[in-house]
RNA sequence: UCAGGGGGCUGGACGGUCGCCGGUCGCUUCUUCGGGAGUGGCGGGAGGAAAGUCCGAACUCCACCGGACAGGGUGCCGGCUAACGGCCGGGCGACGUGAGUCGACGGACAGUGCCACAGAAACAUACCGCCUGCCCCUUCGGGGACAGGUAAGGGCGAAAUGGUGCGGUAAGAGCGCACCGGCGUCGCGGUAACGCGGCGGCCGAGGAAAACCCCACCCGGAGCAAGGUCAAAUAGGGGGGCGUGAGGGGUGUCCGGCCCCGUCCCCGGGUAGAUCGCUGGAGGCGGUAGGUAACUGCCGUCCUAGAUGGAUGACCGUCGCCGUCGCCUCGUGGGCACGAGGCGACGGUACAGAAUUCGGCUUACAGGCCCCCUGGCUGC
RNA sequence: GCCCCCAUCGUCUAGGGGCCUAGGACGCAGCCCUUUCAAGGCUAAAACCGGGGUUCGAAUCCCCGUGGGGGCA
Repeated sequence: UCAGGGGGCUGGACGGUCGCCGGUCGCUUCUUCGGGAGUGGCGGGAGGAAAGUCCGAACUCCACCGGACAGGGUGCCGGCUAACGGCCGGGCGACGUGAGUCGACGGACAGUGCCACAGAAACAUACCGCCUGCCCCUUCGGGGACAGGUAAGGGCGAAAUGGUGCGGUAAGAGCGCACCGGCGUCGCGGUAACGCGGCGGCCGAGGAAAACCCCACCCGGAGCAAGGUCAAAUAGGGGGGCGUGAGGGGUGUCCGGCCCCGUCCCCGGGUAGAUCGCUGGAGGCGGUAGGUAACUGCCGUCCUAGAUGGAUGACCGUCGCCGUCGCCUCGUGGGCACGAGGCGACGGUACAGAAUUCGGCUUACAGGCCCCCUGGCUGC
Repeated sequence: GCCCCCAUCGUCUAGGGGCCUAGGACGCAGCCCUUUCAAGGCUAAAACCGGGGUUCGAAUCCCCGUGGGGGCA
């Protein structure tokens, strides 16, 4: 100086004029006493994704408990967490020169299915080929038929069943040897996944479970429009099932206990008003101790929207940041190019808005700052 | 805000790992027939919402995104 990898923060600022929503303290006023209206002071008012609704929970309701089944989820090991399909660390594998990135990562030896087409053959094999025996022909190079041996070579295919090399053989083959791979066994290290080493007479037939499945672990169902309180209004109207003996119902199904007593389903009608839930938390910030880390403990401190056709907006000015153009200065004695800085003009300033809350994942995003690491080139 | 469902020729649909060169109907184009039109017959063109993954192979299986529809007081 260029190119890359990983992580963190931010994502416009200030002033003025008018306009919004909540809280709190006063004052005035109305009141059906629930509360409403006006005004003054003080304070507060969107996000890292508020998004998608992909996961997990808190909370609420279904009265509760146990068991089985169905259905669903996760899938190497260890840890963190309220929990998770998340995060951290490690192992193995793949990719990359590397920093690093990704992995849907248990089991094919429990069973059942699938591997089209091609090819001789895809739980089974001989098309071409090679060798031997023997017969026939022969232009003496060899060709053909039959029998036996073979799976090293070729072909086909995504994949042909351990791989490469040497020896051996009639030709071949783990037939033998060396190295590698898998499998079995023993020992060592590690909490473990796994790794290293020795021995082996084993080399037998794969792939895929995001095929069904098996194994291990986990899971009741609905969801704030959940669910309460108050007020008001209407048609307790119509139809159907079961029906107390052992019936009806009880938020996946079934069984058992238990509970309520008539109950379930459909059509139709009324009210769609006020208020709670609605923001103090598995909370934020700072310090400190432990831990490789995720994170945890302790101490201190702070309160940071609660709307309900749904609030934070409009205008003006200054500055910041980015881009383009022009000029000047420096890096170099000159020129070009490049880089840095300054001035002027013009243009732009991303993705995008809470609606119960939180921990994550995924997606969108113009720019700016900081830290650590890797590689190339070059100078001192 | 939350809970569900769907996407295949121009339109409506069948498919559920190799049969797909993706089938059928309507529509469009051409040809045959007819005096002409209609009807009928034949032929042709025309599509898996997008991206990534599993697999030898994906319309089909899985994940993410985009678009559309329904329900909840």

This is a predicted complex of two RNAs, RNase P RNA and transfer RNA, with 453 nucleotides together. The prediction has a mean pLDDT of 79.